[in-house]
About this RNA
The RNA shown here (c-di-GMP-I riboswitch aptamer) has 92 nucleotides and comes from a bacterium. It was read from a public genome assembly, where an Rfam model found it. Of the family's consensus pairs, 95% are formed in the model.
RNA sequence: UAUCCGAAAACGCAAACCCUGAGAAAUCAGGGGACGCAAAGCCAAAGGGGCUAAGAAUAAGCCAAGCUUAUUUAAGCCAGCCGCAUGCCGCC
Numbered sequence: 001u002a003u004c005c006g007a008a009a010a011c012g013c014a015a016a017c018c019c020u021g022a023g024a025a026a027u028c029a030g031g032g033g034a035c036g037c038a039a040a041g042c043c044a045a046a047g048g049g050g051c052u053a054a055g056a057a058u059a060a061g062c063c064a065a066g067c068u069u070a071u072u073u074a075a076g077c078c079a080g081c082c083g084c085a086u087g088c089c090g091c092c
Base pairs, nucleotide, nucleotide: 005090006089012037013036017032018031019030020029021028022027035080043083047082048081049078050077051076055073056072057071058070059069060068061067062066
């Protein structure tokens, strides 16, 4: 000194699950709770990947309206999947 790296200490975060609320869902917010995390801090408009399908489109069924079922679809989500750009401490 901190690109890489992760001893110690300080300050932190909080999975599953439970309660309450929002949402069609994925999921999110608050409280409890700790599986873990040195970026588990920010970004979903760098990009890749994943989840959901309300609405929409298509197809089929029912005379029609409309309803049901199937498929596709993000404008909805996930940063604790990979990442982008940043940042605290500093043993050897």